The RNA shown here (c-di-GMP-I riboswitch aptamer) has 93 nucleotides and comes from a Deltaproteobacteria bacterium.
The coordinates come from a structure-prediction model, not an experiment, and the mean pLDDT is 88.
Lineage of the source: Bacteria > Pseudomonadati > Myxococcota > Myxococcia.
Its Rfam family is "c-di-GMP-I riboswitch aptamer". Rfam describes the family as follows. GEMM was predicted in a large-scale screen for bacterial structured RNA regulatory elements.

RNA sequence: GUCUGAAAAGGGCAAACCACGCCGAAAGGGUGGGACGCAAAGCCUCUGGCCUAAGUUCUGACAAUGUCGGGAUAAGGCAGCAGGGUUGCCAGG
Repeated sequence: GUCUGAAAAGGGCAAACCACGCCGAAAGGGUGGGACGCAAAGCCUCUGGCCUAAGUUCUGACAAUGUCGGGAUAAGGCAGCAGGGUUGCCAGG
């Protein structure tokens, strides 16, 4: 430097779910509890995928400068969906 993760040591993270006079339009996130799992489940939205649609835009109805619906859309998210980038502990080859 590279490959591998069967066993070992010291550790690390934390799904679902629960709580919150927390942030957010929502998706989702944060904090605490909790552990299904994880050798990058550390970090980065670059690619695909997925979620949401405040705003924007198109549109329908109505009692119409409005109200209530419907369609499209990411500039919002998911890094624990996959690929990619990047850094890294221990052990073994």